[in-house]
Predicted 3D model of a 338-nucleotide part of an RNA (large-subunit ribosomal RNA, domain IV) from a Patescibacteria group bacterium. RNAcentral holds the full RNA, with entries from ENA. Rfam family: Bacterial large subunit ribosomal RNA.

Context: one part of a larger RNA
RNA sequence: ACAUUGUUCAGGAACUAGGCAAAAAAGUGGCCGUAACUUCGGGAUAAGGCCUGGUUGCCCUCGGGAGAGGGCGACCCGCAGCGAAAGACGUCAAGCGACUGUUUAUCAAAAACACAGGCCUCUGCUAAAUCGCAAGAUGAUGUAUAGGGGCUGAUGCCUGGCCAGUGUCCGAACGUUAAAGAAGGGGGUCAUGGCGCAAGCCAGAAGCUUUCGACUGAAGCGCGGAUGAACGCCGGCCGUAACUAUAACGGUCCUAAGGUAGCGAAAUUCCUUGUCGGGUGAGUUCCGACCUGCACGAAUGGCAUAACGACUUGACGACUGUCUUAACAAUGUACUCG
Numbered sequence: 001a002c003a004u005u006g007u008u009c010a011g012g013a014a015c016u017a018g019g020c021a022a023a024a025a026a027g028u029g030g031c032c033g034u035a036a037c038u039u040c041g042g043g044a045u046a047a048g049g050c051c052u053g054g055u056u057g058c059c060c061u062c063g064g065g066a067g068a069g070g071g072c073g074a075c076c077c078g079c080a081g082c083g084a085a086a087g088a089c090g091u092c093a094a095g096c097g098a099c100u101g102u103u104u105a106u107c108a109a110a111a112a113c114a115c116a117g118g119c120c121u122c123u124g125c126u127a128a129a130u131c132g133c134a135a136g137a138u139g140a141u142g143u144a145u146a147g148g149g150g151c152u153g154a155u156g157c158c159u160g161g162c163c164a165g166u167g168u169c170c171g172a173a174c175g176u177u178a179a180a181g182a183a184g185g186g187g188g189u190c191a192u193g194g195c196g197c198a199a200g201c202c203a204g205a206a207g208c209u210u211u212c213g214a215c216u217g218a219a220g221c222g223c224g225g226a227u228g229a230a231c232g233c234c235g236g237c238c239g240u241a242a243c244u245a246u247a248a249c250g251g252u253c254c255u256a257a258g259g260u261a262g263c264g265a266a267a268u269u270c271c272u273u274g275u276c277g278g279g280u281g282a283g284u285u286c287c288g289a290c291c292u293g294c295a296c297g298a299a300u301g302g303c304a305u306a307a308c309g310a311c312u313u314g315a316c317g318a319c320u321g322u323c324u325u326a327a328c329a330a331u332g333u334a335c336u337c338g
Stems, first nucleotide, its partner, number of pairs: 001333008010324002014322001019319001029051004037042001039154001053076010077081001082087001089317007096309002101113002117152007129138003155304004160234003165231002167227005174222003180216002184212006192203004235253005262296001263293001274290005
């Protein structure tokens, strides 16, 4: 010096990102007592207070008895009577997630996942969906109160407007349209014919071959409609009231429609330590409001919410070597020899 422990005057979180770590108190017994809130079950062992050993006398209650329970006294011992061990720190407020549960084996346990509940959608049975080349299998020895997929996530109060775009579903008149079919046309080759003294040139049936092709031709797309707990989206400028300020009101442009209820400097607010109030001697955090929402908002759910949480944030009590500020001690290392 390090590791693991122990003790400490006064103070008591001044430490620190943060009471991390440590300490302390009370302890799953008995008696009393127990708030807000609440889904009436809880919260709750809330909180908080008191008691506790041994010997002995008497009384009461219950019991057939053995005995059990309770009460009033006297006395005894110890530092200490739940005499050892084991065995919650508590409270207030807020956020998130309803809850028990699950998860990154080996840096993340959470507000993430799941969940019961809600909604949409597909599927009529040889079901849809899934695996497989197939046979076949799962679904299911099930049958729409069933099965698959998607979103949301207990409960309470609710879930607004927009179908223009994208998607999905329905429709079939018209337009467009593939392969394929095909009337017909062109080219190549060529029997043969014609011309020519010849070389050769011209025309050219059938067949074979090549090419163009009117027309016929499904779904799809175009087209018409429906649909948001489908993907999604939910404005700007100017003016106006007899102080000022503000604008219930008006004008205008654009749009498919211009954000409703609720909430709001929020796990969302840049400016920002917004402003006001509370708490503190002092508060960038916290709580309550305001609304100027850079850039909340309704199952990509909105807002509340008792209970619950090794979650996150703020405050208080108790307690302490976390600290002011360090000191001492024990054990094991470190060092020397072997």